[in-house]
This is a predicted structure of a 327-nucleotide part of an RNA (large-subunit ribosomal RNA, domain IV) from Lentisphaera araneosa HTCC2155. Its Rfam family is "Bacterial large subunit ribosomal RNA".
Context: one part of a larger RNA
RNA sequence: ACCACGUUAAGGAACUCGGCAAAUUAGCCCCGUAACUUCGGGAGAAGGGGUGCCCCCUCAGGGGGGCCGCAGUUAAGAGGUCUGGGCGACUGUUUAGCAAAAACAUAGCACUCUGCAAACUCGAAAGAGGAAGUAUAGGGUGUGACACGUGACCAAUGCCAAAAGGUCAAAUGGAGAGGUUAGCCUUCGGGCGAAGCUUCGAAAUGAAGCCCUGGUGAAUGUCGGCCGUAACUAUAACGGUCCUAAGGUAGCGAAAUUCCUUGUCGGGUAAGUUCCGACCUGCACGAAUCGUGUAACGAUCCAGACACUGUCUCAACGUGGAUCUCG
Numbered sequence: 001a002c003c004a005c006g007u008u009a010a011g012g013a014a015c016u017c018g019g020c021a022a023a024u025u026a027g028c029c030c031c032g033u034a035a036c037u038u039c040g041g042g043a044g045a046a047g048g049g050g051u052g053c054c055c056c057c058u059c060a061g062g063g064g065g066g067c068c069g070c071a072g073u074u075a076a077g078a079g080g081u082c083u084g085g086g087c088g089a090c091u092g093u094u095u096a097g098c099a100a101a102a103a104c105a106u107a108g109c110a111c112u113c114u115g116c117a118a119a120c121u122c123g124a125a126a127g128a129g130g131a132a133g134u135a136u137a138g139g140g141u142g143u144g145a146c147a148c149g150u151g152a153c154c155a156a157u158g159c160c161a162a163a164a165g166g167u168c169a170a171a172u173g174g175a176g177a178g179g180u181u182a183g184c185c186u187u188c189g190g191g192c193g194a195a196g197c198u199u200c201g202a203a204a205u206g207a208a209g210c211c212c213u214g215g216u217g218a219a220u221g222u223c224g225g226c227c228g229u230a231a232c233u234a235u236a237a238c239g240g241u242c243c244u245a246a247g248g249u250a251g252c253g254a255a256a257u258u259c260c261u262u263g264u265c266g267g268g269u270a271a272g273u274u275c276c277g278a279c280c281u282g283c284a285c286g287a288a289u290c291g292u293g294u295a296a297c298g299a300u301c302c303a304g305a306c307a308c309u310g311u312c313u314c315a316a317c318g319u320g321g322a323u324c325u326c327g
Base pairs, nucleotide, nucleotide: 002321003320004319005318006317007316008315010313011312014311019308027051028050029049030048031047036041038145052067053066054065055064056063057062068072080306081305082304083303084302085301086300087298088297092104093103108143109142110141111140112139113138114137120129121128122127146293147292148291149290151223152222153221156220157219158216159215160214161213165211166210167209171205172204176200177199178198179197180196183192184191185190224242225241226240227239228238251285252282263279264278265277266276267275
């Protein structure tokens, strides 16, 4: 020097990515307890006081008197607290062996399929599950308590509907054509050629699908540009124009989203790339791939404060262990 502990003057987070680790707090009784709130909570909020042993009385709740110590929940065990914000409502689940979370699930909400021999799933099938259930049921998908909301677009893609029309397979069909040859003709080279057999084969008939016509967004999705204009300036309620299926509504906004960016202003600090509150110039928020809020909850993440401390200024000593030297 190392490992695990113990104690420490003065200071008290100056340490550090970050109070990581450690310390503080701690049981029981009494007093007292804010914002906010879904009225249940928040709450053990916070913050104070008490606490041992002996004797007496007691209505058994307690009351009175006394004793010792620095210290009475005397050891062990045994909440640190508060404030602001992000995310997720909550309890729960998860990467057995790097991740416990803001991920998954969830109740609730919505759409959609399914009339029972149900839809759907497993299985060549028989059969089974669904279900010894029956639309207040069952399957699938999305969203994710609750509150307030959930805008525009059906052009593309998907899905649904539709006794018309167009296109269209196998198949049916068989007009017609070819091959072969009994026979006939022949200039003896060849030509014609029925039936049968055989090879092709037109018209016509012909389902779904697709095209076509409509509908549909809590279906997949999408939600503009340029120019001018007000009696300071600036800005533009207003006007013009091009394009589109329609041009982003409410709400929120430098955000888990903001590149420029440590944006600007305010707060907190002596000093703040983080944090909180605003602004809006949203590179590139936005409404069930939900939007905005939200009490409670969280081994969650960010920021601040009090208490507390060897985290540090800055290190020291001690205990045990493990090294090292000698034996």